[in-house]
RNA sequence: GCCGAUGUAGCUCAGUGGCAGAGCAAUCGCUUCGUAAGCGAAAGACGCGAGUUCGAUUCUCGCCUUCGGCU
Numbered sequence: 001g002c003c004g005a006u007g008u009a010g011c012u013c014a015g016u017g018g019c020a021g022a023g024c025a026a027u028c029g030c031u032u033c034g035u036a037a038g039c040g041a042a043a044g045a046c047g048c049g050a051g052u053u054c055g056a057u058u059c060u061c062g063c064c065u066u067c068g069g070c071u
Stems, first nucleotide, its partner, number of pairs: 001070005007064001010024004018054001027041004047063005
């Protein structure tokens, strides 16, 4: 330099056009003599920019991050 893949919550991952979810973690509450466990509640995210569309996490283009391959 070229090709491919990847990017969603603090972490690991779903979600392939129509209200963005789960598990774990953290916070608060209940329970306990107390802690752990258990139960409940609330908070928390679509890498950046543009395009297509009535509508984009999803499709297209560019840039960036990370990973892999070729030279």